[in-house]
The RNA shown here (c-di-GMP-I riboswitch aptamer) has 91 nucleotides and comes from a Gemmatimonadota bacterium.
RNA sequence: ACUCGAUACUAGCACACCCGUCGCGAGGCGGGGCCGCAAAGCCAGGAACGUCGAAGGGCAAAUCGCCCGACGACGUCGUCCGGUUGCCGAA
Repeated sequence: ACUCGAUACUAGCACACCCGUCGCGAGGCGGGGCCGCAAAGCCAGGAACGUCGAAGGGCAAAUCGCCCGACGACGUCGUCCGGUUGCCGAA
């Protein structure tokens, strides 16, 4: 230095939920809160899932309505893969 990750050391982050706030929404931000996390630091490149819209189609009914939905935009890095930076130093 790389790999690796321990009943180690010094730290760190903060699920759900609650309050406030922004957003049509998924969700974001701030505060509280701590389920957990060896990257639960950062990046939306690939996948996945979700949200908003939607050409078109199907069902039923001849009002209403329900379902599928190419495609577009958005969101989630605490869904996975990948990229990138980093604390410590046992086996």